Annotation
The RNA shown here (small-subunit ribosomal RNA) has 1521 nucleotides and comes from a Bacteroidota bacterium. The coordinates come from a structure-prediction model, not an experiment, and the mean pLDDT is 82.

[in-house]
């Protein structure tokens, strides 16, 4: 400068990431309906259904200047009248001409030259209209109407008489017309065309008139219209693959405006089709519309152009034109009418009616304007039009007021509620304006003229001038004044997507929902309300389109593992195709030129006040067809080329194929021998074999079927697949030098061949092996899995079958891009090596790219061509029905309804595994004592109850809440009672509060009576009662609405952060690796570097010493006393107490180790490697427990679900469980005597001590408020004595009979003393607990709770005191790493399939109803055509009457679709149905695919195949040392 104006995403799969990949939304539009509201105007739109059926009206008529003619009228004769003649003027009717084929209407039909669009007619035809030429003589006989007669209900006829025409005939004139025959020149586009021209043939007419003119013949052009042909476009279906006999085509006749099988008659076999014929479905085409950047996809309503139809279905007639929407004829169907004989009709014009329908309008005004028809004209018609009515159907515009107004009223609504927040400057209030409304007035533009009539003017055609006429809308639009905020806001939504949040109701009910999804007591997601959000005379829903969807991908897409590459190849069309060079000019490109109706779409101007609309102009119409040019590119055609392919030559490789020959070892059978009892099998075991002699050894025979070692991540073949040695016979690949054709070449839809394993058919073999079967085991069962057998089959020769995870899940070719290395197989070099090249194979790592990651990566999943095959949500289904193949089983090809919101691929974090390596714990193992049996003694289930309160329930509940239920507690149950309450705070006020007493009554309580404050600084305080009134109380639910405490896992080593680095990303790294520890405890390494909560320390007991302090302790010396005793003085050295304070730290040594750190009868030390032992419990889990310890939201009772009391229950008992205590004896029982603790309690206590009682205890009584006094004798032990193995001198339950305490009270229902009584029980099955040292195991002390006490519990205290750990295979937890996963509610997970139950689509089905094309046969209206001797007509011609073809109709056999059908298959789909567990981890038999057999179901086994199996082991190869 030139072009262009134009493109947005969300949500949903997962614990969470990334991709695939479907649903859904967010936007535009409708000839729309539905609900809700609704003030006004313009401008458009209005039966998308049933081409259903139609009352009523009207939509095509006009012409008297073609013609006979003429009711009624009006006027005149005549006559009284009736009526009869005449004139005038005309309706209606005929006859005659044009129009009625136009305009309007609809989409049934139609998939075709129907339409669109470019071409042709040399194959045509054309009324009115224009323009030319010529012509318009004569004659004749009819009809209708009119007028009589008839017949019929009607419609209509019938027949007699008369009459006209611009209605018919006839006859003359004629050519540039037509027909036949010649000539001649031209010229084309193949038959040929066109002009001259000759001779013969045939054809023609009309009147009317106002005298201006209309008008008729014939010819020829012109226009307009129509008609036929032809290129090219133009839905879906292959589960429609062949289709055609007038069918393709020629001769010749017919026919037609006209070409043509259009039609016939011979002839000849043709024509059409994967570039989709025939069939089937479904559908008017097109300008255009919608909608999208576009490309394109969806549509074909108004308005336009073309086409079919006009009640269904067939035909001609007239005619320029029709096979004719308001004309006919005939068939059928339907609807009316009838006198029953017989006739009418065709709204898919306009309005209307019914009826279908979710749904679409008045039975209006006018021809003023446009336009059409006829007429010479006036005019007539004219539901064409042009207007008005209805509907917010849609599009555009305008209003519902503007301006100021804070006590932020009032009232709603809500919170953190003495109050504040919103609604809200909204409102009132004051001031303005009047669009609209509503009242008066005023008032259009469309209307310009044609004719006409008046005047000129000329070429008389015509023109120009003049005056006058004409508006349905409509007093409509508009313009002016008046009044006066008046007359006017609704509608969705508010969980995310997607703009907007609270409150109460509801309680997986009700309901909501486009998709994810809300609702199970705190619902911004259901109802309502307040408020918010968006639009707004609208507003939402529902339909459907096209977008978003690059989700069918030309532009723009994909196939290793998400769906997807065909099992392999060899080819047919088809498609693409190497280098040089000449033509040609189809493809391409480019100018021109026709055409692409008008409207609309885009730009500009313009006209209604704007705007929607609507005028003009441009532009564009992306085509289509001609024209002339380019000549790279790709085609053709021609000449060459050698590199691509390929062929010779000479080498060399292999489990490459077929056919024959041959070899051993094993096995099993048989035959002998030799030998004796067992063999075989298995997890253990049984079936089965064996004394009839197996098994095992030997010889020696037969028989099939496989070929050990070599043998490998080798080798070859297109795949399937190939394996002992050799023969022959065919194939391939590589390689080296080259020769020779000379593009022969890539792929490759149909098609052809090959194709493991099973399996099928014949006909053969049959060792072993081995689906079905058969036993025999396992089991809860085992129709698996393991065992003994064992039949198809497994071999073989033919014939079929044709599918596999036929997998590198990866189609063929052909070029291009860094390397490393290792092999098998050929050649080359020379430096002869463990060299180097170099060409094909087959592998492994990797770079750039690439991918969604995994991951490939010169053998591509990488960069490009070419062709082919396939994909397009999951199921339902690789199924159904059809074709097609196969003997069969099946295979291939391939669908829908229906459901679902996902299915699905990598990869990550976890968790889990009957998956791996590591480690650790009383986990097991080795020991040491218990429980499971007795009998009690406590708790819990259950069961019982009026009540047996509640609440814990695997580990982690059960002698737990409860560390103490006779009443209280006590919550439960019966009964009595109270109601602002039993308790507590404020309180006007009173002085008492409390003792006493009586009634009554179980008691509380409920009536009555006595008695009666303190201290003061005199203000007033204490203390007590206490009205009203304000706060009441609930062991009533919800621990799944919380707190807080608590268990558990677990005192396990672990949780996690920033920063930085790596991964698109979830996450990873760090925290993992090698080491080492009790420990993520340390050290090395290390894309990591550092830190946090844990661990370890720190703190507390206890084990040692030091010190400081000695009273209640303690007594070694010294004294004093006693029967004795630290009893006294004294003293503080020990003991002890109870503060400080020290000591260990692998600090030393030796060994090992880089280090951390380990070992060591190591030193040394009171203690040794965290000394013992406590307190201490990361991040989390277990919706773990507790609303009954408290405390709290919600609820939810309120003369009761509070509250007080009495009595009874928590204590029950056919039975289970836990948990303990006491035994069962002799390591013991009992009886006598003897030693030694520590911790702890005590004034409502402990209680010495002294009586008294057999004893529990009683009765007096010191001393302790505690190192003093007291509980207080500690007991196992140790001496000494009996008991002698037994239901005892064990054992103590159970009863009985007497007492003691404590307490208002021992009866359900306490303790404990004595006397009698003397149970079970003799060491305990299955199976389980607990313990690593001062521990188990045994002794006994104490303490809290408590008037007592069911304590055999629980907590503490010291005595006496062991045994054994080889070890980590196992069981149980747990920690790390690591590997599968279809788990993430996380294995107590996921999940299959039968079988029963309900629903819902769908296949098959004896059949049965219906519909649709055709086909054959009967039969046959109307009609055209063709023949025609009798009738009729002067004749032209007609009746009739034969024959062709047909619509309908019959009848036959069939073929398609569709409904329906007892019954029947499988399929989806549904909180808690039954039966097994098949898959997911080695899923507990590793899965899967083919096939084939069986089985209630998953399945299961046989034979072949893959890894999409884990894990061990070997072996190889690769890095590092």
């Nucleotide at each position: 400068a030139c072009a262009a104006u134009g493109a947005a995403g969300a949500g949903u799969u997962u614990g969470a990431u990334c991709c695939u990949g479907g649903c859904u939304c967010a936007g535009g539009a409708u000839g729309a309906a539905c609900g809700c509201u609704a003030g006004c105007g313009g401008g458009a739109g209005g039966c998308u259904u049933a081409a259903u059926a139609c009352a009523u009206g009207c939509a095509a008529g006009u012409c008297g200047u073609g013609c006979g003619g003429c009711a009624a009228g009006c006027a005149g004769u005549a006559g009284c009248a009736a009526u009869a003649c005449u004139g005038c003027c005309u309706a209606g009717a005929g006859c005659g001409g044009c129009g009625u084929a136009c305009g309007g209407g609809u989409g049934a039909g139609u998939a075709a030259c129907a339409c669109g669009u470019a071409u042709g007619u040399a194959a045509u035809c054309u009324g009115c209209c224009c323009c030319u030429g010529u012509c318009c003589g004569g004659g004749g006989g009819a009809u209708a109407g009119c007028c009589c007669u008839c017949c019929g209900a009607a419609a209509g006829g019938a027949g007699g008489a008369u009459u006209a025409a611009u209605a018919c005939c006839c006859c003359a004139u004629a050519a540039c017309a037509c027909u036949a025959u010649g000539g001649a020149a031209c010229g084309g586009c193949a038959u040929c065309g066109u002009u001259c021209u000759a001779u013969a043939u045939u054809u023609a007419a009309a009147g009317c008139c106002c005298c201006g003119g209309c008008g008729g013949a014939c010819a020829g052009g012109g226009a307009u219209g129509a008609a036929c042909a032809u290129g090219c476009g133009u839905c879906c279906c292959a589960u429609u693959a062949g289709c055609u006999u007038g069918u393709u085509g020629g001769c010749g006749a017919g026919g037609u405006a006209a070409c043509g099988g259009c039609u016939c008659a011979c002839c000849a076999a043709g024509g059409c089709g994967a570039c989709g014929a025939u069939g089937g479905g479904u559908a008017g085409c097109u300008g255009g519309u919608c909608u999208g950047a576009g490309a394109g996809g969806a549509u074909g309503a108004u308005c336009a152009g073309c086409c079919a139809c006009a009640c269904g279905g067939g035909c001609a007639c007239u005619g320029a034109g029709a096979u004719a929407c308001g004309g006919g004829c005939c068939c059928g169907a339907c609807u009316c009418c009838u006198a029953c004989g017989g006739g009418a009709g065709g709204c898919a014009g306009c309005a209307g009616u019914a009826g279908g329908g979710a749904a679409u309008a008045u039975u209006g005004g006018g021809c003023a304007a446009u336009g059409g028809a006829c007429g010479a004209a006036a005019g007539u018609c004219u539901g064409a039009c042009c207007c008005a009515g209805c509907c917010a159907u849609c599009c555009c515009g305008c209003g519902u007021g503007a301006a100021g107004g804070a006590u932020g009223a009032a009232g709603g609504a809500u919170c953190u509620a003495u109050g504040g927040u919103u609604c809200g400057u909204a409102a009132a209030c004051u001031u303005c304006u009047u669009u609209u409304a509503u009242u008066g007035g005023g008032g259009a533009a469309g209307a310009a003229a044609a004719a006409g009539c008046c005047u000129g003017a000329u070429u008389u055609a015509u023109c120009a001038g003049g005056a006058a006429c004409u508006g349905a809308c409509g007093g409509u639009a508009c313009c002016c004044a008046a009044u006066g905020a008046a007359u006017a806001a609704g509608c969705a939504c508010c969980g995310g997507c997607u703009a907007a949040c609270u409150c109460c109701g509801u309680g997986c009910c009700a309901g909501c929902a486009g998709c994810c999804g809300c609702g199970g007591u705190a619902a911004u997601a259901c109802g309502g309300a307040g408020g918010g959000u968006g639009c707004a005379a609208g507003c939402g829903u529902u339909a459907u389109c096209c977008g978003g969807a690059u989700u069918c991908a030309c532009u723009g897409g994909g196939u290793u593992u998400a769906a997807a590459g065909g099992g392999u190849g060899c080819g047919u069309a088809g498609g693409c195709g190497g280098c040089u060079u000449g033509a040609c000019a189809a493809g391409u490109c480019a100018u021109u030129g026709g055409u692409g109706a008008a409207a609309g779409c885009u730009c500009g101007c313009a006209g209604c006040u704007u705007a929607a609309c609507u005028g003009c102009g441009a532009a564009a119409c992306u085509g289509c067809c001609a024209u002339u040019g380019a000549a790279a590119c790709u085609g053709u055609c021609a000449a060459g080329c050698u590199u691509g392919a390929a062929u010779g030559u000479g080498g060399u490789u292999g489990a490459a194929g077929u056919g024959g020959g041959c070899g051993g070892a094993a096995u099993a059978c048989a035959a002998c021998a030799u030998g004796u009892a067992g063999c075989g099998g298995u997890g253990a075991a049984a079936u089965g074999c064996u004394u009839a002699g197996a098994u095992a050894u030997g010889u020696u025979u037969u028989a099939g079927a496989a070929c050990a070692c070599c043998g490998a991540u080798u080798g070859c073949g297109a795949a399937g697949g190939c394996a002992g040695c050799u023969c022959a016979c065919u194939a391939a690949g590589c390689c080296a030098a080259u020769a020779u054709u000379g593009a022969c070449g890539c792929u490759g839809a149909g098609g052809c061949a090959c194709g493991a394993a099973a399996g099928c058919g014949u006909g053969g073999g049959u060792a072993g092996c081995a689906a079905a079967c058969a036993g025999g085991a396992u089991u809860a069962g085992a129709u698996a899995c393991c065992c003994u057998g064992g039949u198809a089959g497994u071999c073989c020769a033919c014939g079929c079958c044709c599918u596999a995870a036929a997998c590198g899940a990866u189609g063929a070719a052909u070029a291009c891009u860094c390397g490393a290395u290792g092999u098998g197989u050929g050649c080359c070099c020379c430096u002869u090596g463990u060299g180097g090249g170099u060409a094909u194979g087959c592998g492994u790592c990797c770079a750039a790219g690439c991918a969604a990651a995994a991951g490939c990566g010169u053998u591509a999943a990488g960069u490009a061509u070419u062709c082919c095959a396939c994909c397009u949500g999951g199921g339902a289904a690789g199924u159904a029905c059809g074709g097609c193949c196969g003997c069969a089983a099946g295979g291939u090809u391939a669908a829908a309804a229906c459901u679902c919101a996902a299915a699905g691929g990598a990869a990550u974090u976890g968790a889990c595994g009957g998956g791996g390596g590591c480690c650790c714990g009383c986990a097991c193992a080795a020991g040491c004592g218990g429980a499971g049996g007795a009998g009690c003694a406590u708790g819990u289930g259950g069961u019982u109850u009026a009540a047996u309160u509640c609440g814990a329930u695997g580990g982690u509940a059960c002698g737990c809440g409860a560390g103490g239920a006779a009443c209280c507690u006590u919550a439960c149950c019966u009964g009595g009672g109270c109601u602002a309450g039993a308790a507590u705070g404020c309180g006007a006020g009173u002085g008492a509060c409390g003792u006493c007493c009586c009634g009554u009554g179980a008691a509380a309580g409920c009536g009555g009576g006595a008695u009666u404050c303190c201290c003061u600084u005199c203000g007033g305080g204490g203390c007590a009662c206490a009205a009203a009134g304000c706060a009441a109380g609930g062991u009533g639910c919800u621990g799944c609405a919380u707190g807080g405490c608590u268990g558990u896992c677990g005192u396990c080593a672990g949780c996690u952060c920033g920063u930085g680095c790596c991964g698109u990303g979830a996450g990873g790294u760090g925290u993992u690796g090698g080491g080492u520890u009790a420990a993520g405890u340390c050290c090395c390494g290390c894309a990591a570097c550092g830190a946090g909560c844990g661990c370890a320390a720190c703190c507390c007991c206890u084990a040692u010493u030091a010190u400081u302090a000695g009273u209640u302790g303690c007594c070694a010396g010294c004294a004093a006393g006693u029967a004795a005793u630290g009893u006294u003085g004294g003293g503080c050295a020990c003991u002890c107490u109870a503060g400080u304070a020290a000591a260990a730290c692998u600090g030393c040594c030796u060994g090992c180790g880089u280090a951390a750190g380990c070992a060591g009868u190591g030193a040394g030390g009171a203690a040794g490697g965290u000394g013992g032992g406590g307190a201490u419990g990361a991040c989390g889990u277990c919706a773990a427990g507790u609303c009954a310890u408290c405390a709290u939201g919600g609820c939810c009772c309120u003369u009761a679900c509070g509250c007080c009391c009495a009595g009874g229950g928590c204590u029950a008992c056919a039975c289970a469980c836990g948990u303990g205590c006491u035994a069962c004896a002799a390591u013991g029982g009992c009886c006598g005597g003897g030693a030694c603790a520590a911790a702890g309690a005590g004034u409502u206590g402990c209680a010495a001590c002294a009586a008294c009682g057999u004893a529990a205890g009683u009765u007096g009584a010191a001393g302790c408020u505690a190192a003093u006094c007291u509980c207080c004798u500690a007991a196992a032990c140790c001496c000494g004595g009996u008991c002698u193995c037994a239901g005892u001198u064990c054992g103590g339950a159970u009863u009985g009979a007497g007492g003691u305490c404590u307490g208002c009270a021992a009866c359900u229902c306490g303790a404990c003393c004595u006397c009698a009584u003397g149970a079970a029980g003799g060491c305990g099955g299955a199976u389980u607990c607990g313990c690593u040292a001062g521990u188990a195991a045994u002794c006994g002390c104490a303490u809290a709770u408590c008037a007592g006490c069911a304590a055999u519990g629980a907590u503490g205290c010291g005595g006496u005191g062991a045994a054994u750990a080889c070890g980590u295979u196992c069981c149980c937890g747990g920690g790390c790493c690591u590997u599968g996963u279809a788990c993430a509610c996380a294995c107590c997970g996921c999940c299959c399939g039968u079988c029963a139950a309900a629903c819902c689509a769908u296949g098959g089905g004896a059949g049965u109803c219906g519909g649709a094309g055709g086909u054959a046969c009967c039969u046959a209206a109307a009609g055209u055509c063709c023949a025609u001797a009798a009738c009729c007509g002067c004749a032209a011609g007609g009746a009739g009457u034969g024959g062709c073809c047909c619509a309908a109709g019959g009848u036959a056999a069939a073929u398609u679709c569709g409904g329906u059908g007892a019954c029947u298959a499988g399929g989806g789909u549904u909180a808690a149905g039954u039966c097994g567990u098949a898959a997911c981890a080695a899923g507990g038999u590793a899965g899967c695919c083919g096939u084939a057999c069986c089985g209630g179901a998953a399945g299961g086994u046989g034979c072949g195949g893959c890894u999409g199996g884990a894990a061990u082991a070997c072996c190889u190869c690769c890095u590092u040392u």